[in-house]
RNA sequence: GGCUCCUUAGUCUAAAGGUCAGGACGCCGGCCUCUCAAGCCGGAAAUGAUGGGUUCGAGUCCCGCAGGAGCUA
Repeated sequence: GGCUCCUUAGUCUAAAGGUCAGGACGCCGGCCUCUCAAGCCGGAAAUGAUGGGUUCGAGUCCCGCAGGAGCUA
């Protein structure tokens, strides 16, 4: 340099174009307990690395760009 893949809340991860982007851990509140932990209930938090495009509609397709991983010369 070329090719392929990855980039979603604090962390991990799901969703192969269509209703509020779901779950786990963590965090906050409550219940329980003498207290803590565990358990149960509830809640906040991602507009999707980033900029464009296609589409009535994109996390999901296309292009650029950034970072990372692998293969190859």